c-di-GMP-I riboswitch aptamer from a soil metagenome, 90 nucleotides, folded computationally. RNAcentral holds the sequence, with entries from MGnify.
[in-house]
RNA sequence: AGAGCAAACCCACGGUGACGUGGGGACGCAAAGCCAUGGGCCAACGUCGCAUCACUCAGCUGCCGCGAUGGUGGUCGCCAGGUUGCCGAA
Numbered sequence: 001a002g003a004g005c006a007a008a009c010c011c012a013c014g015g016u017g018a019c020g021u022g023g024g025g026a027c028g029c030a031a032a033g034c035c036a037u038g039g040g041c042c043a044a045c046g047u048c049g050c051a052u053c054a055c056u057c058a059g060c061u062g063c064c065g066c067g068a069u070g071g072u073g074g075u076c077g078c079c080a081g082g083u084u085g086c087c088g089a090a
Base pairs, nucleotide, nucleotide: 004029005028009024010023011022012021013020014019027077033083034082035081037080038079039078040075041074042073043072045070046069047068048067049066050065053062054061
């Protein structure tokens, strides 16, 4: 120097959701290629606790919110680890 990938956002489709795939789009990226193995973060669901409101003869009820936790799932463009690898110059 050439080539490559593509965040936010928008559209379509899939998913309860995190999010994924395709198109547009570029914030960035020298592995921003690949693998969820360890940690982190995120999601819906279950359980437990707290609080609000409602209903009731009565909560072992209902609603919404917050926290903890469990298995399940998502993220490799959060970090670590593993693995593979293009072009040019010297």